[in-house]
RNA sequence: AGAGGUGUAGUUUAAUGGAAGAAUAAUGAUUUCCAAAAUCAUUGAUGUGGGUUCGAUUCCUUCCACCUCUA
Numbered sequence: 001a002g003a004g005g006u007g008u009a010g011u012u013u014a015a016u017g018g019a020a021g022a023a024u025a026a027u028g029a030u031u032u033c034c035a036a037a038a039u040c041a042u043u044g045a046u047g048u049g050g051g052u053u054c055g056a057u058u059c060c061u062u063c064c065a066c067c068u069c070u071a
Base pairs, nucleotide, nucleotide: 001070002069003068004067005066006065007064010024011023012022013021018054026042027041028040029039030038047063049061050060051059
């Protein structure tokens, strides 16, 4: 320099155009002599900008970050 891939909650990950879920973590409660475990509840996310569309995590695209390959 060129080519390709990935980006969703603190973390690991679902959702192939029609109301963003789960596990785990965190917080609170119950339980316990105390704790752990268990049960219940709560909180929290689509990398940035633009475009297409009645409607975008999803399709197109700029940029950003990371990874791989070629020279």